[in-house]
RNA sequence: AACGAACGCUGGCGGCAGGCUUAACACAUGCAAGUCGAACGAGAAGCCGGUCUUCGGACUGGUAGACAGUGGCGCACGGGUGAGUAACGCGUGGGGACCUGUCCUUUGGUGGGGGAUAACUAUUGGAAACGAUAGCUAAUACCGCAUAAGCCCCUAGGGGGAAAGGCUAAUCCCGCAUAAGCCCCUAGGGGGAAAGAUUUAUCGCCGAAGGAUGGACCCGCGUCUGAUUAGCUAGUUGGUGAGGUAAUGGCUCACCAAGGCGACGAUCAGUAGCUGGUUUGAGAGGAUGAUCAGCCACACUGGAACUGAGACACGGUCCAGACUCCUACGGGAGGCAGCAGUGGGGAAUAUUGGACAAUGGGGGAAACCCUGAUCCAGCAAUGCCGCGUGAGUGAAGAAGGCCCUAGGGUUGUAAAACUCUUUCACCCGUGAAGAUGAUGACGGUAGCGGGAGAAGAAGCCCCGGCUAACUCCGUGCCAGCAGCCGCGGUAAUACGGAGGGGGCUAGCGUUGUUCGGAUUUACUGGGCGUAAAGCGCACGUAGGCGGAUCGAUCAGUUGGGGGUGAAAGGCCUGGGCUCAACCUAGGAACUGCCUUCAAUACUGUCGGUCUUGAGUCCGGAAGAGGGUAGUGGAAUUCCCAGUGUAGAGGUGAAAUUCGUAGAUAUUGGGAAGAACACCAGUGGCGAAGGCGGCUACCUGGUCCGGUACUGACGCUGAGGUGCGAAAGCGUGGGGAGCGAACAGGAUUAGAUACCCUGGUAGUCCACGCCGUAAACGAUGAGUGCUAGGUGUUGGGCAGCAUGCUGUUCAGUGCCGCAGCUAACGCGUUAAGCACUCCGCCUGGGGAGUACGGCCGCAAGGUUAAAACUCAAAGGAAUUGACGGGGGCCCGCACAAGCGGUGGAGCAUGUGGUUUAAUUCGAAGCAACGCGAAGAACCUUACCAGCUCUUGACAUAGAGGUUAUGGUUACCGGAGACGGUUUCCUUCAGUUCGGCUGGGCCUCAUACAGGUGCUGCAUGGCUGUCGUCAGCUCGUGUCGUGAGAUGUUGGGUUAAGUCCCGCAACGAGCGCAACCCUCGCCCUUAGUUGCCAGCAGUUCGGCUGGGCACUCUAGGGGAACUGCCGGUGACAAGCCGGAGGAAGGUGGGGAUGACGUCAAGUCCUCAUGGCCCUUACGGGCUGGGCUACACACGUGCUACAAUGGCGGUGACAGUGGGCAGCGAUCCUGCAAGGGGGAGCUAAUCUCUAAAAACCGUCUCAGUUCGGAUUGUUCUCUGCAACUCGAGAGCAUGAAGUUGGAAUCGCUAGUAAUCGCGUAUCAGCAUGACGCGGUGAAUACGUUCCCGGGCCUUGUACACACCGCCCGUCACACCAUGGGAGUUGGUUUUACCCGAAGGCAGUGCGCUAACCGUUCGGAGGCAGCAGGCCACGGUAAGGUCAGCGACUGGGGUG
Repeated sequence: AACGAACGCUGGCGGCAGGCUUAACACAUGCAAGUCGAACGAGAAGCCGGUCUUCGGACUGGUAGACAGUGGCGCACGGGUGAGUAACGCGUGGGGACCUGUCCUUUGGUGGGGGAUAACUAUUGGAAACGAUAGCUAAUACCGCAUAAGCCCCUAGGGGGAAAGGCUAAUCCCGCAUAAGCCCCUAGGGGGAAAGAUUUAUCGCCGAAGGAUGGACCCGCGUCUGAUUAGCUAGUUGGUGAGGUAAUGGCUCACCAAGGCGACGAUCAGUAGCUGGUUUGAGAGGAUGAUCAGCCACACUGGAACUGAGACACGGUCCAGACUCCUACGGGAGGCAGCAGUGGGGAAUAUUGGACAAUGGGGGAAACCCUGAUCCAGCAAUGCCGCGUGAGUGAAGAAGGCCCUAGGGUUGUAAAACUCUUUCACCCGUGAAGAUGAUGACGGUAGCGGGAGAAGAAGCCCCGGCUAACUCCGUGCCAGCAGCCGCGGUAAUACGGAGGGGGCUAGCGUUGUUCGGAUUUACUGGGCGUAAAGCGCACGUAGGCGGAUCGAUCAGUUGGGGGUGAAAGGCCUGGGCUCAACCUAGGAACUGCCUUCAAUACUGUCGGUCUUGAGUCCGGAAGAGGGUAGUGGAAUUCCCAGUGUAGAGGUGAAAUUCGUAGAUAUUGGGAAGAACACCAGUGGCGAAGGCGGCUACCUGGUCCGGUACUGACGCUGAGGUGCGAAAGCGUGGGGAGCGAACAGGAUUAGAUACCCUGGUAGUCCACGCCGUAAACGAUGAGUGCUAGGUGUUGGGCAGCAUGCUGUUCAGUGCCGCAGCUAACGCGUUAAGCACUCCGCCUGGGGAGUACGGCCGCAAGGUUAAAACUCAAAGGAAUUGACGGGGGCCCGCACAAGCGGUGGAGCAUGUGGUUUAAUUCGAAGCAACGCGAAGAACCUUACCAGCUCUUGACAUAGAGGUUAUGGUUACCGGAGACGGUUUCCUUCAGUUCGGCUGGGCCUCAUACAGGUGCUGCAUGGCUGUCGUCAGCUCGUGUCGUGAGAUGUUGGGUUAAGUCCCGCAACGAGCGCAACCCUCGCCCUUAGUUGCCAGCAGUUCGGCUGGGCACUCUAGGGGAACUGCCGGUGACAAGCCGGAGGAAGGUGGGGAUGACGUCAAGUCCUCAUGGCCCUUACGGGCUGGGCUACACACGUGCUACAAUGGCGGUGACAGUGGGCAGCGAUCCUGCAAGGGGGAGCUAAUCUCUAAAAACCGUCUCAGUUCGGAUUGUUCUCUGCAACUCGAGAGCAUGAAGUUGGAAUCGCUAGUAAUCGCGUAUCAGCAUGACGCGGUGAAUACGUUCCCGGGCCUUGUACACACCGCCCGUCACACCAUGGGAGUUGGUUUUACCCGAAGGCAGUGCGCUAACCGUUCGGAGGCAGCAGGCCACGGUAAGGUCAGCGACUGGGGUG
């Protein structure tokens, strides 16, 4: 884009069109093919007469013409359907051996006879359908005869063969015949028609010729899929003869021959009506074959013929079969794939309508009759087209809705309101064309005129991207959406609703189907090194393609002409319906086929010539090319013998194994089999597989040189044939070593493995199979062309300096230009540029599988699907991450050391458990002496109970009060709270008004409040990798791109630190430095600090004095690889040295790049959303956070002699202190108490430092250790029961150095010793600080852990805690096998053999002709024959369904 559509929601009008795609399923009912009296006989009802009459009627004449019959024409058209058919069926173009009713033209006839028969009548059978017998009759029915121009046959003499009449009108003539009827006169006559005859006209009939139309037959070309269908065919192919037909022909038959078709796809199977066209597409193509038109086929299924001009016949016949119906059970009837309609099937497709008015058809001379063809109407938005549902003005931008940053925005000029209009629909009236003279179903329709009134008339889908259109609410991986990607797990533009918006519009969406996009089957117009794809290799058949030149031909090719290419459709230009759809006229087109004329370049064909392709010849050359036979040495194993003794062998380490019966080792001799070290080389040869000691013989190919010969002999190659590693198979040998299977030993969680000891097939030979490999250059063969450089192999030529250079041909490698390639890469050995031929590919899996075929002894090979399933699979390259990959480097990372933890008791935190509650958070490192720098109440968030509700706290309104706050005492209560009460105190301004501000109380409402949830909605802050050396940017350059380069490389550093190099040049955040502190010096200052010298002294820097020193705290200096030597590259730097308080960053701190972990925190704070609101908020009392079988982390104290205890009594520093530190003194054993100087601090005080030193104890559960418990006290505090700390006395547990494992530390460090502080009423083994004493060790970077840089591999990217394979278990799905079973289809053989035509017979019957009347000719029935449908039997082929069980596959 399209549709014969369907479904969902919706629906005003009209025009035009189309409307069972499924069950070619079954059909009730009605209609769809009749007509002709001018072919014929007979003739009912009715009407008009006559006679008779019992008045019922009977008989009879005429008219009339029904029903039925004989006969003619039609029924073979029109209408329906698409089952069958892969075919001369259709399309297109030809051909000759034909027929053709009616029609047209021409021509010649149309004479004379005959015998029957239906109808009818009578009898009769049957339920019916339908008959039977006898009798009568006509014709345009039937049959002879005559005639025969032309026709047919022929022996060319001859012979044969026709007919039908009817009707009307006119004219002429006769008045002979007839009447029961008519007329006239009258009882007896008369008149006048038709029929008849003739002529003309007309409709017919017969013979013949021609035409037209229609039809039959034959041929070329075109016309779906499958080779997992490869061979088919006996009337088959051809001939001769005959028969048959309208006609050719094996169409049929007899005989003869053995042909015919087929890889250019026969046969078979499946599917299918074909075409003009339709639809899509730029086209080429693809799909399709409704309506309309042409052809074909069919008419319940199968078969058959009859009639006829035409049928093997839709509304005919016969037979068989299935089905339905009727039946009196004996028999009969039927065929909607005609129009309506019914049932059924289905997602789905209409009225049992009107009319022959028009157009056509049949019959008829005609009138006319028939016509479900046709023309119309009805139904349904099924489609196409057109129209309408109103138009203008209208801002207070109304109300309402929705959103909101609360300002507003939007719906929106939209509405309302005002002013207009009336298409369509409605009502009234009028009223066609379609009809040449009449006749109108449609139809009172179309149209026209008038009227009323905005009046009766809008929906559907969508709004994450593709794709135009965004917000709120609800929901919370639910419900749902979805064409693809994908949305939804509490802030969803994606679900549902709403508002708004977008699109289309009487429709809009969905589904289905086709084409397009899809160059995704590639003719136009693709590919095959690695993405799917080159056969393992060669030879070669058919086929395809093919060198130079001359000539011929004209098949292909090209140009012109002619015929045809139906109409419709499509296109162009016009015309008609108001427009359009629609209809219509003309034109072009129909790309095709046939024919003819011409051209002759190219291709083909034929003929001639040539040498460059190809081959032959001659002379040389190299070689693991192949085959056969022989031969050689080294090694291995075995055997024999000697020497010799205890091990050997093997491994990471061992063991199995061998060995005192003498191994291994070694010497000599012998045997056997297999393989050929060195040479040896991206060296050689071969088509590939492959080929390696040496010699001989046989043999294939190649290269170089010569240029004598042939003269295109060539290339490729479907099928085919051969070769074809290893393993494997068969038969027979052989068997040293090696060695699947197997056995044992190890390893291991296991080890059906890797390692070891053995060891059978096999490996070897001969013959025969197999036919596959990552058979690889993952690169088919051949030819030509297109820069080079450098090796190497085999030849040739030239030059000379004789081993070199140059050159050339053939191989074999590497690098590389152009070019190609997605990139990687290829690059004269192409994957470049071209040509020829072959093979192969078309998403992944299923699957190189199943089935079938072929091959094979088997193993198996080859050919080779589908169902189902997924949205990917894959290639190349990029950045990361990772590796039990590599290189370089670092870190208390290991190592070297010291001390711990893990064992004990206790402290503390956590888990778990318990509980009314044991509040919450933190979870590997990076949670666990963490938040918590202090849980008895408080804290407190938890639990129980009691209690308050504008609230403990904030802002705003009204009223009251002036304040108010503190305090004493009492009552109730557990307390909060409530009620009394004593005393003290009474804001600021003021206009003197509770007027203003402020405070308090009461009331009402907005609100307060929440340690409630979400750290995965957030801010801020923090941890961690990590104080690791990294992380990036601009410009440039390279790359299709992701990206790269810079940042890599060589050195160096603690460092991306610095130097050098470099398509990079620069820059930023990090590193370093700048900052603080400690270490040295100088300077300034000198109290509360200090005292060298001086003086005094109560001996205390106490006093005078001093500021030199210490110290304090301000400011400066000092260190920079600066100097020297070595090394390095003349660099950066490194090593050593000097000087110096300090030396290469002097020690320590602060400082934390881009980022990672959805790391931690909503319980510090802030904050979105959600939730609670007499409670999830507030207050209070009591309890809990302190529980305790247990597990873990972090610590303290120990286990002792480097120690305990006692004694002596020396030396620090940081800090703190007024509700405080508290000296001296008194008191208590002590904790402490009493009292209180001094100190707001370099002044007073905490403050005693402790390890140290001396003495004692002597290795023990102790004079170690101190838990636990008893008891008496102290302190703090409202209060120490749950649940504080301390003191005294008594008690005296575990523990004797700690398994696996694990932690810290590199120097003033570890270890060890004490001191201080924050929090704090009280409470530290914790935390943060301070000083005292003061070590050991580092060879080194293999390993463990972590990290950095470069490189490599990757199927990882949530990034190795990744990805992912197979079995097993379960569920579902499709499928293979399967004893069988059911059905379809088909073949062969045989049986049966209806109807029918054919040929035979015909003794029964027999009108026309002949005839001597006997009979004959001819015909009919009957009979038997061969052919044949259905049916049956048997054996196959093929396809499909089901199938216990079973195999694998897919998905979860």
The prediction has a mean pLDDT of 83. This is a predicted structure of a 1452-nucleotide RNA (small-subunit ribosomal RNA) from an uncultured prokaryote. The RNAcentral record of the sequence draws on ENA. It matches the Rfam family "Bacterial small subunit ribosomal RNA". Rfam links the family to the GO terms structural constituent of ribosome and ribosome.